[in-house]
RNA sequence: GGAGAGGUGGCAGAGUGGUCGAACGCGCUGCAUUCGAAACGCAGUAUGCCGCAAGGUAUCGAGGGUUCGAAUCCCUCCCUCUCCG
Numbered sequence: 001g002g003a004g005a006g007g008u009g010g011c012a013g014a015g016u017g018g019u020c021g022a023a024c025g026c027g028c029u030g031c032a033u034u035c036g037a038a039a040c041g042c043a044g045u046a047u048g049c050c051g052c053a054a055g056g057u058a059u060c061g062a063g064g065g066u067u068c069g070a071a072u073c074c075c076u077c078c079c080u081c082u083c084c085g
Base pairs, nucleotide, nucleotide: 001084002083003082004081005080006079007078010026011025018068027045028044029043030042031041046059047058048057049056050055061077062076063075064074065073
């Protein structure tokens, strides 16, 4: 230099135009249980901005574009992995 795969909450990971900030698992917090723990069960749990609060809004590597609507399609760039030279 060329080709391919990938980048999604604290971690892993599904989602391939709408019902999706988004399943499921782990982790964490609270409750329940227990003499006390563990295990099991129930509930909760991303971040920024605005707001006293209730709440609103934006964010799927970054920036643009298409579309009524984008994590998902297109373009450019950044990063990681694999292969070729």